[in-house]
Context: one part of a larger RNA
RNA sequence: UGACGGGGGCCCGCACAAGCGGUGGAGCACGUGGUUUAAUUCGAUGCAAACCGAAGAACCUUACCUGGGUUUGACAUGCACGUGGUACGGAACUGAAAGGGGAAGGACCCUGGGGCAACCCAGGGAGCGUGCACAGGUGCUGCAUGGCUGUCGUCAGCUCGUGUCGUGAGAUGUUGGGUUAAGUCCCGCAACGAGCGCAACCCCUACGUCCAGUUGCUAACGGGUAGAGCCGAGCACUCUGGAUGGACUGCCGGCGACAAGCUGGAGGAAGGUGGGGAUGACGUCAAGUCAUCAUGGCCCUUAUGUCCAGGGCGACACACGUGCUACAAUGGGCGGCACAACGGGAAGCGACCCUGCGAGGGGAAGCGGAUCCAAUCAAAGCCGCUCCCAGUUCGGAUUGCAGUCUGCAACUCGACUGCAUGAAGCUGGAAUCGCUAGUAAUCGUGGAUCAGCCAAGCCGCGGUGAAUGCGUUCCCGGGCCU
Numbered sequence: 001u002g003a004c005g006g007g008g009g010c011c012c013g014c015a016c017a018a019g020c021g022g023u024g025g026a027g028c029a030c031g032u033g034g035u036u037u038a039a040u041u042c043g044a045u046g047c048a049a050a051c052c053g054a055a056g057a058a059c060c061u062u063a064c065c066u067g068g069g070u071u072u073g074a075c076a077u078g079c080a081c082g083u084g085g086u087a088c089g090g091a092a093c094u095g096a097a098a099g100g101g102g103a104a105g106g107a108c109c110c111u112g113g114g115g116c117a118a119c120c121c122a123g124g125g126a127g128c129g130u131g132c133a134c135a136g137g138u139g140c141u142g143c144a145u146g147g148c149u150g151u152c153g154u155c156a157g158c159u160c161g162u163g164u165c166g167u168g169a170g171a172u173g174u175u176g177g178g179u180u181a182a183g184u185c186c187c188g189c190a191a192c193g194a195g196c197g198c199a200a201c202c203c204c205u206a207c208g209u210c211c212a213g214u215u216g217c218u219a220a221c222g223g224g225u226a227g228a229g230c231c232g233a234g235c236a237c238u239c240u241g242g243a244u245g246g247a248c249u250g251c252c253g254g255c256g257a258c259a260a261g262c263u264g265g266a267g268g269a270a271g272g273u274g275g276g277g278a279u280g281a282c283g284u285c286a287a288g289u290c291a292u293c294a295u296g297g298c299c300c301u302u303a304u305g306u307c308c309a310g311g312g313c314g315a316c317a318c319a320c321g322u323g324c325u326a327c328a329a330u331g332g333g334c335g336g337c338a339c340a341a342c343g344g345g346a347a348g349c350g351a352c353c354c355u356g357c358g359a360g361g362g363g364a365a366g367c368g369g370a371u372c373c374a375a376u377c378a379a380a381g382c383c384g385c386u387c388c389c390a391g392u393u394c395g396g397a398u399u400g401c402a403g404u405c406u407g408c409a410a411c412u413c414g415a416c417u418g419c420a421u422g423a424a425g426c427u428g429g430a431a432u433c434g435c436u437a438g439u440a441a442u443c444g445u446g447g448a449u450c451a452g453c454c455a456a457g458c459c460g461c462g463g464u465g466a467a468u469g470c471g472u473u474c475c476c477g478g479g480c481c482u
Stems, first nucleotide, its partner, number of pairs: 007482007015472002019435005026325008034316002042053002064311007073134001077133007088105001093100002108125007136300002139298003145294002147289003150285001152283001157196006163172003176187003202277004207245007216235002221232003248271001251265005314454001327428001331387007344373002348367002352363004394425001399420007441464007
């Protein structure tokens, strides 16, 4: 000077408390440990590993195992030599494929020479072959590294110049009194200033105005229907998307130190940072990553490279983590009636018609899309009927049979459909997690990856829509002073 303390003071945070819903019990899915295995490729391991790298493991991917091939190599550059029946082409045969094997056919470019031409001769190039130098390595070291990332932490801090103080390390500034979400601002002060952070500038959202109208509207007129903005017509409204305005404690009262600011109010679509996002200071953890990539060193070089087939990454006495579905009546089933948003679509989305109980199949309009489609886009919701507390008309695991689709191929190991089967489960011990408002809870919906999909994951979108917060003693983490 720091760090630490079951030292003190002050103060924050869903940290506790208050409240709502979960996890821990069940079944299933996924990840992990362990075990097993020829292999179950590798990494990640308290918070900050465990639906993590993986936004798609049947082959491929794939790095693992077994077996079969190959050796200048699947890929790059250079050198030397050879090469017209050469490059290319690949038949038969062999093989699981890779590979081996090589028949028929069969060229191109440049220079010189001959020839009217077809073409011929010589040399060179491309390509190919042989050899050499090298390639190649998801082999090791993240304790040699770059880059990127996590975490403390969106916490309010971390420093510098000059001056002053101290022999010096260093202090001061940055402490103090107030205040703030904030080292935010005010006041004071041997300090005066400054930088990186905070805030603001950026994006989305909430309100208005202007501009623009093949979406929207009958608002006005005309036509038209079983019913439609369906048509003519029109940009008023809604909306779309570009510009701009708007919020600044600006105004009023009170408190305060005449300050900063706090509190109440007016106006306003919105207040005191309006809500959300992007944005992460100096640093810490020899944190993570040599398997994104890059890279020092080390190691392999007929193999630790490379190609192929099959298998494995999907094993299963167990243990942990994250989820999904439930245990029912605020519910299950059946029928009827409503109302979204974000996004996506051409090797695609597919209306409509026919067909099948269904997954789907056969035709097929429109649409590179505010215009057509998935999709009249939803579900929870509302209105009826039914079930009557039961392991049930709850729950759907498991299993049998029959199918559909994708794909070369669904045995290991896909999703979905129909019929049958109907398991555990009666609200879950100790313990433990999330959330303060359009939030939690609950309901559906879109997308990326993607042939298909093991997605119940992830990233978004909208619908319905709460309860509680006395307070800071205690638990956890953090800030300032001592």